[in-house]
RNA sequence: GCCGGGUUAGCUCAGUUGGCAGAGCGCGUGUCUUGUAAACACGUGGUCGUCGGUUCGAUUCCGACACCCGGCU
Repeated sequence: GCCGGGUUAGCUCAGUUGGCAGAGCGCGUGUCUUGUAAACACGUGGUCGUCGGUUCGAUUCCGACACCCGGCU
């Protein structure tokens, strides 16, 4: 330098042939317990990497860039 994959909640990851963004874990509160943990109930969570483009509408489509992983040279 070229090619491919990835970037979404504090962490690990789903997701959508474009129409209000989710799970598990975590965290908080409560119940229970002598107490802690566990269990159960309720709650808490996001500029969907950045900047543009298309569109009535973009996490989703297109382009550039940044970063991470792999391959080729």